[in-house]
Molecule: c-di-GMP-I riboswitch aptamer
Organism: Thalassotalea sp. LPB0316
RNA sequence: UACUCGAAAAGGCAAAUUUGGUGAAAGCCAAAGACGCAAAGUUACCGGUCUACGGGCAUAGCCUAAGACAGCGGGACUACCGAA
Numbered sequence: 001u002a003c004u005c006g007a008a009a010a011g012g013c014a015a016a017u018u019u020g021g022u023g024a025a026a027g028c029c030a031a032a033g034a035c036g037c038a039a040a041g042u043u044a045c046c047g048g049u050c051u052a053c054g055g056g057c058a059u060a061g062c063c064u065a066a067g068a069c070a071g072c073g074g075g076a077c078u079a080c081c082g083a084a
Base pairs, nucleotide, nucleotide: 005082006081012037013036017032018031019030020029021028022027035071041077042076043075045074046073047072048069049068050067054064055063056062057061
C1' cells in the first nucleotide's frame, strides 16, 4: 500500500410512527423520531416484491410497467477510520 476484516474514536445514515406536501396507487419529498446499519453510499443489470392510472380479457374479477422498492438477495461502480 492492497485485499480480507471490523476493535476504538470521530463523523455519517435513519425503521416503525406522527404531521405537512406530492402521486391513480405503490411510493416519494420535508420536519419530528431512532428500529437498526461498516457501504442502510450510487446504480433497476439479474432474480424477487409492491402498485395498476391507462390498456387488455373469459368483467363481483383477472392479466399487464411505461410506475416504484437499493433497509429482499446477487452483480457493477465509488468511499471514511485502522486495532487484531